[in-house]
């Protein structure tokens, strides 16, 4: 330099182009003497800029990290 694969809440991982989901975790509060465990709320996310498109986490261009292979 070049091919390839990836980049979603504090963390892990989903999501046929059509309301971003679970799980954990944080916070309240209910249960307790207390604290853990149940239970109820909540609270937080789509790498960046553009482009198709009625409509992008998805497709497209270009750039940024990351991992991995050529040279």
């Nucleotide at each position: 330099u070049c091919c390839g694969g990836g980049g979603u809440g504090g963390u892990g991982u989903a999501a046929u182009g059509g309301c971003a989901g679970c799980a954990c975790g944080g916070c309240u509060g209910a249960c307790u003497c207390u604290g853990g465990a149940u239970c109820a709320g909540u609270c937080a996310a789509u790498c960046u800029a553009g482009g198709u498109u009625c409509g992008a986490a998805u497709c497209c261009u270009a750039g940024c990290c990351c991992c991995g292979g050529a040279g």
A computed fold for a 71-nucleotide RNA from candidate division WS2 bacterium ADurb.Bin280, annotated as transfer RNA. Lineage of the source: Bacteria > Bacteria candidate phyla > candidate division WS2. Rfam family: tRNA. By type it is a transfer RNA.